[in-house]
Context: one part of a larger RNA
Order: sequence, then structure tokens, then C1' cells
RNA sequence: UGACGGGGGCCCGCACAAGCGGUGGAGCAUGUGGUUUAAUUCGAUGCAACGCGAAGAACCUUACCUGGGCUUGAACUGUAAUUGCUAAUAGCAGAGAUGUUAUGUUUGGAUUUAUUCAACGGUUACAGAGGUGCUGCAUGGCUGUCGUCAGCUCGUGUCGUGAGAUGUUGGGUUAAGUCCCGCAACGAGCGCAACCCUUAUCAUUAGUUGCCAGCGCGUCAUGGCGGGGACUCUAAUGAGACUGCCCGGGUCAACCGGGAGGAAGGUGGGGAUGACGUCAAGUCCUCAUGGCCCUUAUGUCCAGGGCUACACACGUGCUACAAUGGGCGGUACAAAGUGUCGCGAAACCGCGAGGUUAAGCUAAUCACAAAAACCGUUCUCAGUUCGGAUUGGAGUCUGCAACUCGACUCCAUGAAGUUGGAAUCGCUAGUAAUCGUGGAUCAGCAUGCCACGGUGAAUACGUUCCCGGGCCUUGUACA
Repeated sequence: UGACGGGGGCCCGCACAAGCGGUGGAGCAUGUGGUUUAAUUCGAUGCAACGCGAAGAACCUUACCUGGGCUUGAACUGUAAUUGCUAAUAGCAGAGAUGUUAUGUUUGGAUUUAUUCAACGGUUACAGAGGUGCUGCAUGGCUGUCGUCAGCUCGUGUCGUGAGAUGUUGGGUUAAGUCCCGCAACGAGCGCAACCCUUAUCAUUAGUUGCCAGCGCGUCAUGGCGGGGACUCUAAUGAGACUGCCCGGGUCAACCGGGAGGAAGGUGGGGAUGACGUCAAGUCCUCAUGGCCCUUAUGUCCAGGGCUACACACGUGCUACAAUGGGCGGUACAAAGUGUCGCGAAACCGCGAGGUUAAGCUAAUCACAAAAACCGUUCUCAGUUCGGAUUGGAGUCUGCAACUCGACUCCAUGAAGUUGGAAUCGCUAGUAAUCGUGGAUCAGCAUGCCACGGUGAAUACGUUCCCGGGCCUUGUACA
């Protein structure tokens, strides 16, 4: 100087407390461990691995296993020799890769019409190839984490023999090393804040594909039409919030409490933004790369299988256990997105998944396209008209192909489950809870992920205690 303390002081955080809803019990989904297996490819492992890499394993993917092939190779570059074919189609053998047969059979330039050169392709030889093989403890790059915590440093000066100290400590204050005052310090840098995006209010400009107040036309009805720019909205430019104003407190300071005006008030809400560093943290399987290793195989092509196994254990979720509910009927209201290899209205067929036909839309124009809520009715506390696992049967769709191993529909079946031990998680407001919607990936496949809106709470006395963190100080046989 740090680190540590079941030392002290001050302070903060859904850290506790106060509340609301969960997990831990059940069934299923998914990941992991373990076990099994020819293989169950590999990585990730306290917080910070475990719905993680994977924004989508039937084949492919695929790295694994079994078997069948190839060896200048599946892709790429160069040299030399040789050759003129390749592509495509069809037959045969084969699981296919592939082999074989038949049809078929280059282009351009020069030119003495003999050839020659170049391009492209095949064959042979050679030098490179190739490797999701090893080492993340050789590395770059990227990322997690402490932590959006308020810290981390430097120059000059001063003090100290020196390591170092000072500044950065102290008194106040703040979300903040934020600001004020004081001070052997005076300044500065990286962080904080602001500048950026979005949301909340208003104005101006613009008015189609959006809108419809007033005027007119038309319809069973609908901005459907003429028209209009008022309103909503769209999307560009501005305004607006700064403790600016008032009162009180405070050291006449910083700042704090209250108030006015205001759509918004003291960082208005949300996002992006992550200092010096820590963990030899993670990744050689995104990519790049040193070294090592393989080279008729650890490379490469193909078929089938596996990654989907199952006495068990754990994590993360979904659905429930019901009446604040289930069933049936009626009837409203979003936002954000996506769509031409696509979205697909309406009509008809089907109980339904869906099918047939097909309008419109390269989209503020057309389509995908709401649910909870509300109204009425039924069920009456039961393992039930709760719950839907499991199983049998019949189907639909995608796709060469749903056996291993897809999703969905209908009929039948109707398991566990009556609110969950010790323990443990999230959340402070348009939040939790609850209800649907969209997107990426994607032929198909979502309870996951990422986004969107609808309905919409309770509680916070307080900082003694638990956890994590910041500053000062103290002890130390630690570095």
C1' cells in the first nucleotide's frame, strides 16, 4: 500500500421488512447429470452452466456409430505431359455413392488448311491441399461478471531516507469523485451527467393509400362517391422543463421541504451507452491464428442408424387442481409486425384439421386478424359438465420420405392432481398479475426466444437483522 475480520462509524440496492404472485407436491414440455448404448457428436458447470451455443436434429444439418466406396482427392492454386471432350437423356447393376452401355459430342484467334496458340474440360505425375483433430494455460477478436457500482488515474508542486503520501481526506449535499465550503496543494484525463433514440403536450408544414366536422350524391348498410384539411393519424421541423418563479430551512453556499403555473417538476418514463481492472472466467466447433498431430486417413463421398435411449436425480417452463370458474349462444374494442417460391378475402364442400375455386395485394390501399372483458343461459361443490395425461380408431397437411422420429383434427378413452415439507424466486406502477397478437429460424414443426398491445392491483412503518456494494477508520502471525 492492499486484502481480510462472527472490529467500529456513515450510506445505498426488491438486500431485508410490508405486500402480490410463483417454484419446491401432480401430469407434460425442455435442458443437464447419471446410467445405458455400435453411437447416444462436441462445448457450457456456484452466483456469472443447466428452454445455454441451437433464430427451429425425420433425410440434409451432423461434427457421432455401422457398413459400402475414393486417394492430387468434395472445393481451390500452380507446373509438366497427354487428350478432346463436357453437359444432358435413357437402359442395366447397386442401398446409394458409384460403375457400365447407348444416344450425343467444344469455343475463339492465327493460318501455309498440314497444323499451332489460347480458353474450357478429362486423364497421369508432382508441389501445395484437406482436418468441427489437440492446446482458450501460446494467442487475436468477441462475450460474460463484479456493475450503470462511483470509482480509476496522471502532470507539476509539497512531505517522507524509502516503499509511498498528499491531491481523492475533512464539514455539508447528491442518483453520482454531483456540487458547495474549507484545506500544501494547483490543475488535468478516463468514468458520472449532458449531447443520441423513443414516449408524454402543443404549434407549423404536408394531406395519399390515412381522416370525415360542415355541404351535396348514393346505399338495406359501409368515407362508397363529389368534395374538404377542421379533427384523428402519419412524418419532418420547431416549442416546451431550466430548481426558471414564490415561501420556508440552510453558512448570504451547494442543496433540501412546500407551493404556483403547466401535458409533464426537480434525472418526467423507457432505451442505447459499461471507466482502470478482476475471475490464466468463456469461446481453437463462428472467424482468424502460433505450435503439435493425421496424410490410401483424424481427409472425403454415400446408405442406414444415432444426437429423440431411461430404474433415477436436479434446473427452467407449460397445463391444472376449479364457481373471481367450466360449457353454450350473442356482441364490442388494439398495438406492433409480416406477405409475390408469398399473404390469401368472399363463396361452396367437410363435425373439424382442411379442401375446391378464386377477388385483391410488391401493401397507411389487399390479406394474415384478436382474446380476456360485456350481455344472456346452464352447471351447484362432486375427482364433477373441474382437469386433461395416456391409449385405441379414423383422418388432414408439409415433404423424395413422417417406422425409429413431425404438427394438427375428429370419435372414443378419461390417469395424476382437492393449492403442495424443509427451502426458495420475481416484482415498487401502467409495474406485478392476467389476456391474447406478431416476428425471426422455418418445406413442416414453439409451452422456448424476441417484440406488441388489452385489462390492471396490493404494499413500503422502517434499516435491528440476512445478502451484495461504496467511503472513512481500527487490528492483523496474510500478500
The prediction has a mean pLDDT of 84.
Small-subunit ribosomal RNA, 3' major domain from a metagenome, 479 nucleotides, folded computationally.
The full RNA is in RNAcentral, with records from SILVA.